[in-house]
RNA sequence: GCGCGUAUAGCUCAGUCGGUUAGAGCACGACACUUAUAAUGUCGGGGUCCUUGGUUCGAGUCCAAGUACGCGCA
Numbered sequence: 001g002c003g004c005g006u007a008u009a010g011c012u013c014a015g016u017c018g019g020u021u022a023g024a025g026c027a028c029g030a031c032a033c034u035u036a037u038a039a040u041g042u043c044g045g046g047g048u049c050c051u052u053g054g055u056u057c058g059a060g061u062c063c064a065a066g067u068a069c070g071c072g073c074a
Stems, first nucleotide, its partner, number of pairs: 001073007010026004019057001028044005050066005
């Protein structure tokens, strides 16, 4: 340099053919339980869905460019 893939919560990830509300587990906070801690249970907070632009009535999802990371080729 060329090709391919990935980017969604603090971490690991899901998200169907573009549709009505963006989710799970762990972590975190509060409460219950306990002499206390852990475990367990209940509730809760936390997201410009990598960036910019485009298509569309409507984009996490489609298109283009860019950025970061990974793999392959040279």
A computed fold for a 74-nucleotide RNA from a Candidatus Portnoyibacteriota bacterium, annotated as transfer RNA. The prediction has a mean pLDDT of 80. Rfam family: tRNA. Rfam links the family to the GO term triplet codon-amino acid adaptor activity. It is annotated as a transfer RNA. The RNAcentral record of the sequence draws on ENA.